[in-house]
Context: one part of a larger RNA
Molecule: small-subunit ribosomal RNA, 5' domain
Organism: uncultured prokaryote
RNA sequence: ACGAACGCUGGCGGCAUGCCUAACACAUGCAAGUCGAACGCGUGACUUCGGUCACGAGUGGCGCACGGGUGAGUAGCGCGUGGGAACCUGCCCUUUGGUACGGAAUAACCUCGGGAAACUGUGGCUAAUACCGUAUGUACCCUACGGGGGAUAGACCUUUCGCUAUCAGAUAAGCCUGCGUUAGAUUAGCUAGUUGGUAGGGUAAUGGCCUACCAAGGCGACGAUCUAUAGCUGGUCUGAGAGGAUGAUCAGCCACACUGGGACUGAGACACGGCCCAGACUCCUACGGGAGGCAGCAGUGGGGAAUAUUGGACAAUGGGGGCAACCCUGAUCCAGCAAUGCCGCGUGUGUGAAGAAGGCCUUCGGGUUGUAAAGCACUUUCACUCGCGAAGAUGAUGACGGUAGCGAGAGAAGAAGCCCCGGCUAACUCCGUGCCAGCAGCCGCGGUAAUACGGAGGGGGCUAGCGUUGUUC
Numbered sequence: 001a002c003g004a005a006c007g008c009u010g011g012c013g014g015c016a017u018g019c020c021u022a023a024c025a026c027a028u029g030c031a032a033g034u035c036g037a038a039c040g041c042g043u044g045a046c047u048u049c050g051g052u053c054a055c056g057a058g059u060g061g062c063g064c065a066c067g068g069g070u071g072a073g074u075a076g077c078g079c080g081u082g083g084g085a086a087c088c089u090g091c092c093c094u095u096u097g098g099u100a101c102g103g104a105a106u107a108a109c110c111u112c113g114g115g116a117a118a119c120u121g122u123g124g125c126u127a128a129u130a131c132c133g134u135a136u137g138u139a140c141c142c143u144a145c146g147g148g149g150g151a152u153a154g155a156c157c158u159u160u161c162g163c164u165a166u167c168a169g170a171u172a173a174g175c176c177u178g179c180g181u182u183a184g185a186u187u188a189g190c191u192a193g194u195u196g197g198u199a200g201g202g203u204a205a206u207g208g209c210c211u212a213c214c215a216a217g218g219c220g221a222c223g224a225u226c227u228a229u230a231g232c233u234g235g236u237c238u239g240a241g242a243g244g245a246u247g248a249u250c251a252g253c254c255a256c257a258c259u260g261g262g263a264c265u266g267a268g269a270c271a272c273g274g275c276c277c278a279g280a281c282u283c284c285u286a287c288g289g290g291a292g293g294c295a296g297c298a299g300u301g302g303g304g305a306a307u308a309u310u311g312g313a314c315a316a317u318g319g320g321g322g323c324a325a326c327c328c329u330g331a332u333c334c335a336g337c338a339a340u341g342c343c344g345c346g347u348g349u350g351u352g353a354a355g356a357a358g359g360c361c362u363u364c365g366g367g368u369u370g371u372a373a374a375g376c377a378c379u380u381u382c383a384c385u386c387g388c389g390a391a392g393a394u395g396a397u398g399a400c401g402g403u404a405g406c407g408a409g410a411g412a413a414g415a416a417g418c419c420c421c422g423g424c425u426a427a428c429u430c431c432g433u434g435c436c437a438g439c440a441g442c443c444g445c446g447g448u449a450a451u452a453c454g455g456a457g458g459g460g461g462c463u464a465g466c467g468u469u470g471u472u473c
Base pairs, nucleotide, nucleotide: 001471002470004469005468006467007466008465011345012344013343014342015341016340017338018337019303024301025300026299028298029297030296033062034061035060038059039058041056042055043054044053045052046051069256070255071254078181079180080179081178082177083176084175092169096165097164098163099162100134101133102132103131109124110123112121113120114119146161182228183227184226189219190218191217194216195215196214197213198212199211200210201209231253232252233251234250235246236245237244238243258279259278260277261276262275281292282291283290284289309335311334312333313332317331318329319328320327321326348378349377350376351375358369359368360367361366382414384409385408386407387406388405392400417462418461419460420459421458422443423442424441428457429456430455431454432453438445439444
C1' cells in the first nucleotide's frame, strides 16, 4: 500500500469501490428498435359523409458492426511509439449536372391442404422509394424514384425532404514497416508454399494471399525452433532517486461470445441477444421431429476465505429511428446493501477536594483510580420531532425527493471500542498456575516469590475502528 479476508466492536455524513475462484451450468423478467411524410390490407372510434385519428400483422427503408460484458486465447506488427503507399468509407459537409418512358411479379389477404408442435405446401388477387427493361448521358463500364405540405374545384406553379452521377473534405476502418515488448539452452538446429522470380487469379488494396512454371533459397548463439507463463498501454503501488512490483475501478487498443468450422447480407461483420454445418449439454414431443446459449442488467445453483437489489427513471448526458410529435435505450442518471477504502464530524462544555464511596496496592502511616464521579452552571454539532423547501431545466418537462438546505422544538439526552505493557518497543504490580495449562514475529518465557502463561487493578498506543493473516515495494 490493498478490488482483500478473518476475529472483537460499531453513532452519523460525503465521495469512491464491490466474483481476484468455475471463459462452470443457468429458472424468470428486462437489455434494439423505429418510420403511416415509401406501400397495400385489416380492426376500432369520430364524422359536416369529403374524410380524420388510433391500433394490428405484413412488403419496404434505416439501425441492429454502436453502446454493454469478459480476458479464455495471443510472446504476435497483438500492443506502444515513429514513419509509409497500393486502398475503401453509410450517415455529415462542399462543387457541378440529372431525376424521362414503360413492364412483370410478390407478401399481406382469400381458398384448399400437411404437421403434436416448430412451421409449411397448392391455387387465386394486389401496392410501392421492393424488382426488371428501354432511352438520355459515355471511348467503355456502372447508374436514377418518387413522396409530402401550403394554396386550389382541378390543372399550371412554388417550397421542402429524397434518389442518382461527380469534385474536394471530415470521420472511421483495412494494409506495410524501423525500434521496444517475460522466462528457460536440462529446447540447437528450423523451414517445401518453405525463400525469391515470371505469368495469371483473387481482394477495396500491396503481397505465396492462391495457382502454374522456373531457380534453391530463407531463418538461427545479436538465441531461430520448441516449451512454460501472460491480454498490451496510459497508468497504479512503493522508493530520495535509480529501480522493483503490478495492469481492479477510469481511458485507448486487441481478442472472444456454449466448443470447432463456414459463408450470407451490408458502407462496415465472417456478426454476444443473425444464418448454416458438426460436437457436448439442457428442454419439449403425439417418437415422425423440434427448441436453446446471461463473459448484457438483476437473480439462482455450484466453486470459494470472499464480493451487492430478480429496485426507480428516461428528469439530465449520449445513442437508434422519425419532418416532427414522439417511441426505444439494465448505455446512463439515481436509489438499495456492505466500516471495503479515503475524508469529515460526534459521543459533551465549564466548575467541582469532603481528595466521597467502591476497587486495587500497602512498609498499615498511607498511595492510586482521580476533577475522574456525584453536585452546581451551561451548550445542542450529529441523530430525533414539526414546518418551509431548492439548484441540477434554455418556453414546457425532475426518477433522485419532500432529498440537500433553512427555520422552530425538546433534552446530556441516543452514540467507545480494540490491541498491547520481558527486550526489540511506548507502557507494572498483585493473585492463580507450577516445564502443567499455556505464550511466541525473533531472542525466548513456564520445573513454588513468572513485570513473558490466565485473571484483576493500573498504565501505553490507535480510535469508529483496532488487531491477525495474505501479497507487493